[in-house]
Context: one part of a larger RNA
Molecule: small-subunit ribosomal RNA, 5' domain
Organism: uncultured cyanobacterium
RNA sequence: AACGCUGGCGGUAUGCUUAACACAUGCAAGUCGAACGGUGUCCUCGGACAUAGUGGCGGACGGGUGAGUAACGCGUGAGAAUCAGCCUUUAGAUCGGGGACAACCAUUGGAAACGAUGGCUAAUACCGGAUAAGCCGAGAGGUGAAAGAUUAAUCGUCUAGAGAAGAGCUCGCGUCUGAUUAGCUAGUUGGUGGGGUAAAGGCCUACCAAGGCGACGAUCAGUAGCUGGUCUGAGAGGAUGAUCAGCCACACUGGGACUGAGACACGGCCCAGACUCCUACGGGAGGCAGCAGUGGGGAAUUUUCCGCAAUGGGCGAAAGCCUGACGGAGCAAUACCGCGUGAGGGAGGAAGGCUCUUGGGUUGUAAACCUCUUUUCUCAGGGAAGAACACAAUGACGGUACCUGAGGAAUCAGCAUCGGCUAACUCCGUGCCAGCAGCCGCGGUAAUACGGAGGAUGCAAGCGUUGUCC
Repeated sequence: AACGCUGGCGGUAUGCUUAACACAUGCAAGUCGAACGGUGUCCUCGGACAUAGUGGCGGACGGGUGAGUAACGCGUGAGAAUCAGCCUUUAGAUCGGGGACAACCAUUGGAAACGAUGGCUAAUACCGGAUAAGCCGAGAGGUGAAAGAUUAAUCGUCUAGAGAAGAGCUCGCGUCUGAUUAGCUAGUUGGUGGGGUAAAGGCCUACCAAGGCGACGAUCAGUAGCUGGUCUGAGAGGAUGAUCAGCCACACUGGGACUGAGACACGGCCCAGACUCCUACGGGAGGCAGCAGUGGGGAAUUUUCCGCAAUGGGCGAAAGCCUGACGGAGCAAUACCGCGUGAGGGAGGAAGGCUCUUGGGUUGUAAACCUCUUUUCUCAGGGAAGAACACAAUGACGGUACCUGAGGAAUCAGCAUCGGCUAACUCCGUGCCAGCAGCCGCGGUAAUACGGAGGAUGCAAGCGUUGUCC
């Protein structure tokens, strides 16, 4: 973990191990009008609000899964030939021009998805020029105070250096099983020239040499994500890798590049394939191993919930917006921990049950009865911290936790076992039958071993069984 019987509460955790099987539906990545031109609404006519499009930043984080991988993948310790958006810091610059394309307008194609043609236009979009102390290589502006302005300020942009955090690369050592796998290898091993990359390198290419690996197990085959850890054990070890954390790999299957500081990119693009859906048959659309949820598989694993209040992240000057990350609630005795189901007294040891040698014994202080208590429970009243960001305002959880008062023993015990191992014994039924069983073994007419009853023992909101590991 599941299954069987049973089941009161709370806290904290955990919850598809199987089909990386297929997925209906909703949500999970946006934001900026203080980059830009438009458009719409409102109105106090000067603004306010909203936004499809251009543009910027972010969609490489966060979240999931473990298919592949026996590998520099991981762990650990070193290293040199590198990159580096945002952030911090140092120094400097931010000059002057140009031509377009969306939106929009007009015409028009298509069932749709989506387009086509012509014309207009802005920018922090795009392209030249100047500047840069060898060459190459830049720049962009926006907002903005009562008055005024060729202004202060502020946020940006560009270049060069340093830092922080991050990323790529190389190497030593360690990292499962099989020899009923013994030979493997042609870009293979090395060199030279060239190409390529951010960067060393057969990374790629031309030529040259013939090397390189291997019983210290190459190659091949099987299995497997690795680790911190976890379980167990006196330890040494053995097993394991759920949750949480670090690294890696993957994103319907296979391949490819584009953009970018960063991807060969889960919710981006292109091609091919399988599958599903729409179609007016011409053509199109999709990818839950995100959160819920459905079917299927399975012994087996939850709500199509609430909130951005906190923490964190993206964008923004900010207000703020977004955030199934996260914070919470719900379900499940799935686990661990805690609490309760009453306490004290009460013997003519009541009745009933069981047993019996008929005297009794036992159930058993157990009950009744008396006196208390109120943890729980029900009702009523009060009621948080978590809230910090100048002040103010701001709580999903939640009228929750918690506190106070009232009421009344009131609402709450099961499960397995009782031959030995192993704590706990008698009667009845059955008669090698029915059955039990972890091992030894019980049962064929007096069964403490089967079935029932009474009693007892052990655990207890659990108890047993099965499975796995030590």